[in-house]
RNA sequence: AUAAGAAUAGGUGAUGGAGUUCACCUUUAAACGCACUUAUGCUGAUGACUCCUACAAGGAA
Numbered sequence: 001a002u003a004a005g006a007a008u009a010g011g012u013g014a015u016g017g018a019g020u021u022c023a024c025c026u027u028u029a030a031a032c033g034c035a036c037u038u039a040u041g042c043u044g045a046u047g048a049c050u051c052c053u054a055c056a057a058g059g060a061a
Stems, first nucleotide, its partner, number of pairs: 009026005016052006033042003
């Protein structure tokens, strides 16, 4: 210096936080939505489930 194995840990999953779970990545990484006339437009706070917060629409008190 390179390769392999073991152990441990961390990070990421299109906008916030927490729990559970799944997947991916090992810092040269995982990740960075879609449509489009290129001017703009559209969906969603989740990877999935639940709760809270923010935002939006409708109704009731």